[in-house]
RNAcentral holds the full RNA, with entries from ENA. Large-subunit ribosomal RNA, domain II from a Deltaproteobacteria bacterium, 695 nucleotides, folded computationally.
Context: one part of a larger RNA
């Protein structure tokens, strides 16, 4: 994993709402006791109700407070109690299931293991070779010496034996819940190890790792309190039908919880322009905007206080200032915490029509919900960043299906009762994938721009208005000139158009700078400006406007049109037209809920309530969640019915019915089984890494 059986809101009391009964100014008994096979009868203590007010003596349809015959304040002007059933609360050491770590309590354990205690047992085989001794030498004797017995140690090597034992390897669903080979540590010692013993849970042991106490240890393990507790995570089981939320405010040892209110449902009232939209009128108001009057900020000038430089200057004074600046004038501007000014909206009031027609309110009953969130505006914080945070307001998502946006809650279009091989549009579409135009009309683009990007560049290209030169020859090129005074003057080593500084004249002339560049050590040389000629007709240098270029690097693989492909377009712009296109609208048939009309049954206290059909209108997306009506299961009860001419359950199946769910008939099967009106639950399962069993 499947299947298939089990599996979760339950009792009891008390409280309270509504439904329903029975009695009614009254209701009702509890223990308990007769009675029994149940029933049923007894029991009036007691409770609740029938009267309040005050703190209380008290008064009483009053009371209290009061000097009060005042005034407020609770009250009074008749409904209640006892069952039932249903919904919630609260209580009940379980209170919808399942789940903890963990606490305390008696108890069981030292066969693992740690440390102790008695008694026993083991450690090939080699090495080195302490003390003491012995001779020998050697002292006055020692001392010290050599050599030789001699066998010392937490020496050495190394088997066995030990070791959670150095490193590698495998091994990881293992051959093993600590192993397996190689390698490598101790190995007479604080060794090892056999049996028998002690010490036990806040307790032991511990050469001390929080280590170890039976694969379990920062407190073992059993069993009991116990069904600990869980503001936490998971689950939580049949159908259809009406409404349908919230993710806020306030508080909170409070922030993933709770409480009241907001918002959502049921039921019952009232019931008026009650609400809600447009209009008109009538208010507060200080935001956008705008401004500079306040308040403060901030640039330039002017004018001028003060200060600073520099002159003068024994002092006292006093000149000047492209310096710094208050007040002040000009001109220009800035503000949430500025305001002489001041919208639009929104908010609040009042009327009238007109739309909606109870949407408003009020009282009770049950909730969910207090983790939002994404988009356009209006701010804050932040980088005028964030799929970022906080607020505001409006949509949507959540709770919303369907079509577009390739894909894609939140964007755009549009709100799904159910059916139809009918028809119209919406957004966004019409080459082909894929449903409809290779459709008209005038133009644009050449970059695959379209189908990703800035500043910022560029004789791309189209188009507007201007201005300039030009057959008395422009523009381009091409021929030939570009000259004299003079190498201007200064500097300078030179400086002669062309380091550099100053001057930038005057003449021939068709024209020619005291020179715009290259260039020389300086000359000199090449070229322009200029000007003629040949040519021959348009040319120059700007400004706005369309579309395009370039700027342009990322990371698996084209990968910045969804693909294909697409160039007078299947690209941009502007017009026109026709079609496609949603679950949107229409059409036809059905369902179903509210309302209105109406018609027939039944009750009727003659008000009226129920209850079957028929038009007509409206609605009929929904999570949490409130209401309503049904399915089925299992039992008991009455009334019947079916069954060996075969009952239940089980297989098969093309029928019925809006679902739940029902049936016929065949077959298996072999005794019970049920229809209907009620009554009662252990009363419904793809889910809880849910339990059991089978595969």
């Nucleotide at each position: 994993a499947u299947c298939g059986g089990c599996g979760a809101c339950u009792u009891a009391a008390u409280g309270u709402a509504c439904g329903u009964g029975g009695c009614g100014a009254g209701g009702u008994u509890a223990a308990g006791c007769c009675g029994u096979g149940a029933a049923g009868g007894c029991g009036g203590a007691g409770c609740c109700g029938c009267a309040g007010c005050g703190a209380a003596a008290g008064c009483g349809a009053g009371u209290c407070u009061g000097a009060a015959c005042a005034g407020g304040g609770c009250g009074a002007c008749g409904a209640g109690u006892c069952g039932c059933g249903u919904g919630c609360a609260u209580u009940a050491u379980a209170a919808c299931c399942c789940g903890a770590a963990g606490c305390c309590a008696g108890g069981u354990g030292a066969u693992c293991u740690a440390u102790c205690c008695a008694u026993g047992g083991c450690c090939a085989g080699g090495c080195u070779g302490a003390a003491g001794c012995g001779u020998g030498g050697g002292u006055a004797a020692a001392a010290c010496u050599a050599c030789g017995u001699g066998g010392a140690g937490g020496g050495c090597c190394g088997a066995a034996c030990u070791a959670a034992a150095u490193g590698g390897a495998g091994g990881u669903u293992g051959a093993a819940a600590a192993c397996u080979c190689c390698u490598g540590a101790g190995a007479u010692g604080a060794g090892c190890u056999g049996u028998g013993g002690a010490u036990a849970g806040g307790g032991g042991u511990g050469a001390a790792a929080g280590g170890c106490c039976a694969a379990u240890c920062a407190a073992a393990c059993c069993u009991g309190g116990u069904g600990a507790u869980a503001g936490c995570u998971g689950g939580u089981u049949c159908u259809c039908c009406c409404c349908g939320a919230a993710a806020g405010a306030u508080a909170u040892u409070u922030a993933g919880g709770u409480a009241u209110c907001g918002c959502c449902u049921g039921a019952g009232g009232a019931a008026a322009c009650u609400c809600u939209g447009u209009u008109g009128c009538g208010g507060a108001g200080g935001u956008a905007g705008a401004g500079c009057a306040c308040u403060g900020g901030a640039a330039c000038g002017g004018c001028u206080a003060g200060g600073g430089g520099u002159c003068c200057u024994a002092c006292c004074a006093g000149a000047u200032u492209a310096c710094c600046a208050a007040a002040c004038c000009g001109u220009a501007c800035c503000a949430a915490a500025c305001u002489c000014c001041g919208a639009a909206u929104a908010c609040c009031g009042c009327a009238a029509a007109c739309a909606g027609u109870u949407a408003c309110c009020c009282u009770c009953g049950g909730a969910g919900g207090c983790a939002g969130u994404g988009c356009a505006c209006g701010g804050g914080u932040g980088a005028u960043a964030a799929c970022a945070u906080c607020c505001g307001c409006g949509c949507g998502c959540g709770a919303g299906a369907g079509g577009g946006a390739u894909a894609c809650a939140c964007c755009c279009c549009a709100g799904a009762c159910c059916g139809a091989c009918a028809g119209c549009c919406a957004a966004g579409g019409u080459c082909c994938c894929a449903a409809a135009g290779u459709c008209g009309a005038u133009g644009c683009u050449a970059a695959g721009u379209g189908g990703g990007a800035a500043a910022g560049g560029a004789u791309g290209u189209g188009g507007c208005a201007g201005g300039g030169c030009u057959c008395a020859g422009a523009c381009a090129a091409c021929u030939a000139g570009g000259a004299g005074g003079u190498u201007g003057g200064c500097u300078u080593a030179g400086a002669a158009g062309c380091a550099g500084c100053c001057a930038u004249c005057c003449u021939u002339u068709g024209a020619a700078g005291a020179a715009a560049g290259c260039g020389u050590a300086a000359u000199a040389g090449c070229u322009c400006a200029c000007u003629a000629g040949u040519c021959a007709a348009g040319c120059c240098a700007g400004g706005c406007c369309g579309c395009g270029c370039c700027g342009a690097a990322a990371a698996u693989g084209a990968a910045a049109c969804g693909g294909g492909g697409c160039u007078c377009a299947a690209g941009c712009a502007u017009c026109g037209u026709a079609c496609c296109g949603a679950a949107g609208c229409u059409u036809c048939g059905g369902a179903u809920u509210g309302c209105u009309c109406g018609a027939c049954c039944u009750c009727u206290u003659c008000g009226g309530a129920g209850g079957u059909g028929g038009a007509g209108c409206a609605g009929u997306g929904g999570u949490a969640g409130g209401g309503g009506a049904g399915c089925a299961u299992c039992g008991c009860a009455g009334c019947g019915c079916c069954g060996u001419c075969g009952a239940a359950g089980c297989c098969a199946u093309a029928c019925c019915g809006g679902a739940a769910g029902g049936a016929g008939u065949g077959g298996u099967g072999g005794a019970g089984g049920u229809u209907c009106u009620g009554c009662g639950a252990g009363a419904g399962c793809u889910g809880a890494u849910g339990c059991c069993g089978a595969u």
The coordinates come from a structure-prediction model, not an experiment, and the mean pLDDT is 86. Rfam family: Bacterial large subunit ribosomal RNA.